[in-house]
Context: one part of a larger RNA
């Protein structure tokens, strides 16, 4: 390589959007005859080794003759099937109408609870933490109660196996803008489809750089425990950072640890948004999400099961024993911390 495989054993790219004469791709006819298919069809198809037959060598490796060619190429036919060509065609795709649902996304406004902080009043000794305790606040009047102001961050019930969104994720009302779903019934386009190496963009947390903001939480840092000893777990304190713009970073258990897309293969519940039925108190049917049990098949077993891990097709990725090693040289990007690529010796 080939081959076999990628939910848990190695192994699905974090997700999209997408060009190529990469690769693959409905239905029907007309042409063509490239591929393809015959024809015991022609020419090439060095030697030598190989296949088989024979012969010599005592006998075997070996030798010696013949024969086999997987392949190109022409010529003639054929036209299931690929391909090319002309034409057509509605199913695959898509386009416009109509009500429909949603925490989709951006900018703006603005609500109400709760921390804390500040002020003022009451008021007069403890307050606060622990298993227990000290640190720590406190007569310059805390803790607690009350009114007020400012300011940040989050949006309690509703709320859910719910819902939307390529994923990341997304939730307090409102207004504006913008994306995308599903249904329905028609009318249009007429294969315009799938996949998708490079590419380009989206990308939790945390970094990191400029300018603001800091109430709470808190890496680091400092003290009090604890403890043989604590650079931890507990407490009392706290900076960065969490927060807002405007850029970089591009990583994760980026997980359904399960690419995409089409097509088929029993049923039962529950829920979500359309439609349809029925016809008024709760059902019929159906499309398309979302979950739970499960037949058939599958799987090492677990366990998957119309949302497959089943049956098939197409097409991209990626694995080949374990540790060196998400590593080192190098090279590309990056302010940096790093990120992408990715070995070997050596060991087992």
């Nucleotide at each position: 390589u080939u081959g076999g495989g990628c939910g848990u054993a190695a192994a699905g790219u974090g997700c999209g959007u997408g060009a190529a004469c990469a690769g693959c791709u409905g239905c029907u006819u007309u042409u063509u005859a490239a591929g393809c298919u015959a024809u015991a069809g022609g020419c090439a198809g060095a030697a030598a080794a190989a296949u088989c037959a024979a012969g010599g060598g005592u006998u075997a490796a070996u030798c010696u003759u013949g024969u086999u060619u997987u392949u190109g190429u022409c010529a003639u036919a054929g036209u299931u099937c690929u391909g090319a060509u002309a034409a057509g065609c509605u199913u695959g795709a898509g386009u416009u109408u109509g009500g429909a649902a949603g925490a989709a996304g951006a900018u703006a406004a603005u609500a109400g609870a709760a921390c804390a902080u500040u002020u003022u009043a009451u008021g007069g000794a403890g307050c606060g933490a622990u298993g227990a305790a000290a640190u720590g606040c406190u007569a310059u009047g805390a803790u607690a109660u009350a009114a007020a102001a400012g300011a940040g961050a989050a949006u309690a019930c509703c709320a859910a196996a719910a819902g939307c969104g390529a994923a990341g994720g997304c939730a307090g009302u409102u207004a504006u803008c913008u994306a995308g779903u599903a249904c329905a019934a028609a009318a249009c386009u007429g294969a315009c489809g799938c996949c998708u190496a490079u590419a380009c963009g989206c990308g939790a947390a945390g970094g990191c750089u400029u300018a603001g903001g800091u109430a709470g939480c808190a890496a680091a840092a400092a003290g009090g425990a604890u403890u043989a000893g604590g650079g931890a777990c507990c407490c009392u304190u706290g900076u960065a950072g969490u927060c807002u713009a405007a850029g970089c970073u591009g990583u994760c258990a980026a997980c359904g640890a399960u690419g995409a897309a089409c097509a088929c293969u029993c049923g039962u519940u529950u829920u979500u948004g359309g439609a349809u039925c029925a016809c008024u108190u709760u059902u019929u049917u159906u499309c398309a999400g979302a979950a739970a049990c499960u037949a058939a098949g599958c799987u090492a077993a677990c366990g998957c099961g119309u949302u497959a891990a089943g049956u098939g097709u197409u097409u991209c990725g990626c694995c080949u024993g374990g540790g060196u090693a998400c590593u080192a040289c190098g090279g590309u990007c990056g302010c940096a911390a790093g990120a992408c690529u990715a070995a070997a010796a050596c060991u087992u």
A computed fold for a 348-nucleotide part of an RNA from Diacronema lutheri, annotated as small-subunit ribosomal RNA, central domain. The prediction has a mean pLDDT of 84. Rfam family: Bacterial small subunit ribosomal RNA. A source record names the gene rns.